[in-house]
Context: one part of a larger RNA
RNA sequence: AUUUACGAGUUAUGUUAACGUACAAGGUUAAGCAGAGAAAAGCGGAGCCCGCAGAGAAAUCGAGUCUUAAUAGGGCGUUUAGUAUGUUGACAUAUACCCGAAACCGUGCGAUCAUUCGCGAGCAGGUUGAAGUUUGGGUAACACCAAAUGGAGGAUCGAACCGUAAUACGCUGAAAAGUCUUCGGAUGACUUGUGAAUAGUGGAGAAAUUCCAAUCGAACUUGGAGAUAGCUGGUUCUCCUCGAAAUAGCUUUAGAGUACUAGCGUGUGAUGUUAAACUUUGGUGGUAGAGCACUGAAUAUGGAAUAAAACCGCAGCCUGCGGUAUUGACUAUAAUCAAACUCCGAAUACCAUCGUGUAUUGUCACGCAGUCGGAACCGGGGUGCUAACGUCCCGACUCAUGAGGCAACAACCCAGAUCGUCGACUAAGGUCCCAAAAUCGUGUUAAGUCAGAAAGGUUGUGAGAUUUCAUAAACAACUAGGAGGUUGGGCUUAGAAGCAAUACCCUUUAAAGAGUGCGUAAUAGCUCACUAGUCAAGAUCUUUUUGUCCAAUAAUUUAACGGGAGUAAAACACGAUACCGAAGUCACGGAAUGAAAGAAUGUUAGAGGAGCGUUCUUAAUGCAUUGAAGCUAGACUGUGAAGACUGGUGGAGCGUUAAGAAGUGAGAAUGCCGGU
Numbered sequence: 001a002u003u004u005a006c007g008a009g010u011u012a013u014g015u016u017a018a019c020g021u022a023c024a025a026g027g028u029u030a031a032g033c034a035g036a037g038a039a040a041a042g043c044g045g046a047g048c049c050c051g052c053a054g055a056g057a058a059a060u061c062g063a064g065u066c067u068u069a070a071u072a073g074g075g076c077g078u079u080u081a082g083u084a085u086g087u088u089g090a091c092a093u094a095u096a097c098c099c100g101a102a103a104c105c106g107u108g109c110g111a112u113c114a115u116u117c118g119c120g121a122g123c124a125g126g127u128u129g130a131a132g133u134u135u136g137g138g139u140a141a142c143a144c145c146a147a148a149u150g151g152a153g154g155a156u157c158g159a160a161c162c163g164u165a166a167u168a169c170g171c172u173g174a175a176a177a178g179u180c181u182u183c184g185g186a187u188g189a190c191u192u193g194u195g196a197a198u199a200g201u202g203g204a205g206a207a208a209u210u211c212c213a214a215u216c217g218a219a220c221u222u223g224g225a226g227a228u229a230g231c232u233g234g235u236u237c238u239c240c241u242c243g244a245a246a247u248a249g250c251u252u253u254a255g256a257g258u259a260c261u262a263g264c265g266u267g268u269g270a271u272g273u274u275a276a277a278c279u280u281u282g283g284u285g286g287u288a289g290a291g292c293a294c295u296g297a298a299u300a301u302g303g304a305a306u307a308a309a310a311c312c313g314c315a316g317c318c319u320g321c322g323g324u325a326u327u328g329a330c331u332a333u334a335a336u337c338a339a340a341c342u343c344c345g346a347a348u349a350c351c352a353u354c355g356u357g358u359a360u361u362g363u364c365a366c367g368c369a370g371u372c373g374g375a376a377c378c379g380g381g382g383u384g385c386u387a388a389c390g391u392c393c394c395g396a397c398u399c400a401u402g403a404g405g406c407a408a409c410a411a412c413c414c415a416g417a418u419c420g421u422c423g424a425c426u427a428a429g430g431u432c433c434c435a436a437a438a439u440c441g442u443g444u445u446a447a448g449u450c451a452g453a454a455a456g457g458u459u460g461u462g463a464g465a466u467u468u469c470a471u472a473a474a475c476a477a478c479u480a481g482g483a484g485g486u487u488g489g490g491c492u493u494a495g496a497a498g499c500a501a502u503a504c505c506c507u508u509u510a511a512a513g514a515g516u517g518c519g520u521a522a523u524a525g526c527u528c529a530c531u532a533g534u535c536a537a538g539a540u541c542u543u544u545u546u547g548u549c550c551a552a553u554a555a556u557u558u559a560a561c562g563g564g565a566g567u568a569a570a571a572c573a574c575g576a577u578a579c580c581g582a583a584g585u586c587a588c589g590g591a592a593u594g595a596a597a598g599a600a601u602g603u604u605a606g607a608g609g610a611g612c613g614u615u616c617u618u619a620a621u622g623c624a625u626u627g628a629a630g631c632u633a634g635a636c637u638g639u640g641a642a643g644a645c646u647g648g649u650g651g652a653g654c655g656u657u658a659a660g661a662a663g664u665g666a667g668a669a670u671g672c673c674g675g676u
Base pairs, nucleotide, nucleotide: 001676002675003674006671011094012093013092014091015090016089017088018087019086020085021084022083023082026050027049032043033042054061055060064076065075066074067073097234098233100231104224105223106222108220114198115197116196117195118194119193120192121191122190123188125157126156127155128153132149133148134147135146136145137144161185162184163183165182166181168179169178200216202212203211204210209218237611238610239609240608241607242606247262248261249260263371264370265368266367267366268365269364270363271362277356278355281352282351283350289344290342291341295338296337297336299334300333301332302331303330308327309326310324311323312322313321314320374399375398378395379394380393381392382391383390404413405412418590419589420588421587423586424585425584429580430579431578432564433563434562438577440575441574442573443572444571450566456550457549462545463544464543465542468539469538477534478533479532480531481530483507484506485505489502513528517526518525591601593599612665614662615661616660617659618658619657620656621655622654623653630649631648632647633646634645636643637642
């Protein structure tokens, strides 16, 4: 890893509800007796239980009673069905659906390693040369000096032995701690053999939470014990009906919780049009909006004989007086803002009501639940950054529990799967190829825009509106002129000459500013306005709008059409007709619900109903050596769990019908045993 077996709501007692049976104003036996293969029937009415009457704390009274001064009022009763037993659902107490802790307590059993004690053992060979001693010298005697001798040391070098500092290897190892090389100690606080002592609320510890038999922040063993687990995992056949919740309250509750009550589901019974929806009529309200009448905020222009302040002047002993192009309460006009402003004020919604009006509709009672992590999207808001696949409310919808489209993609769009069909029509969405269906029409786009993005920018291009000019020649281009008063208009100035500032007339002309822009210190120089000629037909101002362009920049790999690929399109806009396209609808055929017509059958948690199969028991009835069970192959039957039949194999047991009882159904539990 695989396969075959095994593997989880049970049993007892009690309570309660539904259903069955028996008797019924009553119901019922328990122990026991007797019987016996085991049962059943029988006997047993003791005692107790339930019911037939309640009220009160009680005395007590009683269809009433209690409260009370009360007869008032009020509370609980009075209208009749129960009891016993069985089955099923649920609950309680027990292990209580199964497996699973870390832990806690009791009893035992342990010293390899640690420390200590008794008795023993071991340490090649070198090196160094302490004290002491001897001899000689030396001293008054010591001291002292020299040479020998001597053999001390937690001395030294280095094997055995003990250790383990460094790297590498090993790391499903040769090894559950090792190997190679190097390294530390090696007469000592040394190493070692053996016997003994210390035991878990403990011992030992040159001290590390270190060791106490590969186990140590409290050993191991066994018992309490199937500890407990609001936690994780698992929980086995089929079909049919209905079908949630992710909310509120409470909770040492907030851990992904638990339980209870309510809400929402289901089953049974009762009630019998009550629900929804629409309609009539009448209400509640202060939101959206709007407004400025209040409360505040916030502008502009005024008014004033002036509250107050400021400044100026005068006075100053006190009371002050006058003025101002300052501020400003107040006031007028105009224009504003508000969740905690309102003179106003909807639509919806909500409540009641007249009528219509139905469906697994409402209401009530009882049995059984599950749910208390919700999620996106759209709308109304709070919070946040008008950030978040953020967070918190409200309304709707879908997902959750729902299979077409969107390349893929719970929550978007379409649409709700009873089953079958190699039938048909459609929805969203699509129709060049992948890939079912159009290579349709008229325009637009040239950017592969389509197929990602802002402010801002752009003689890209289409469409519309608008201004003015134009064969009496416009616009652009080219040729020529662009003057005179005035040799600087005047003024100023160092200078001011068209071009610092200021003023800005007249003339000649086809036209030409006391000068449009460069330029100079100032002149000069270039140019423009304006005019003529050449040319020749449209030109131009402003503006709206469709598509496009620049701005454009990220990390594994093209990677911002799903890909190929696409340019009068296969892009975009508008339009027309056809087609494709779903579990939608229709057609044909079946099934279940339902008296029928009609309706109607998606589904997680969950509730209810009906069945299949396995083992055994009882009764009845059968099969089998002319071949049972089991195994195996096959095109049969049933909606399904499943059941037949035939052949082969196999070689001795096995069914059917009606009931009953359960060790009754496996794919999951890092399940468990065996095989491979």
The part of an RNA shown here (large-subunit ribosomal RNA, domain II) has 676 nucleotides and comes from Mycoplasmopsis felis. NCBI's taxonomy places the organism under Bacteria, Bacillati, Mycoplasmatota, Mycoplasmoidales, Mycoplasmopsis. It matches the Rfam family "Bacterial large subunit ribosomal RNA". Rfam links the family to the GO terms ribosome and structural constituent of ribosome.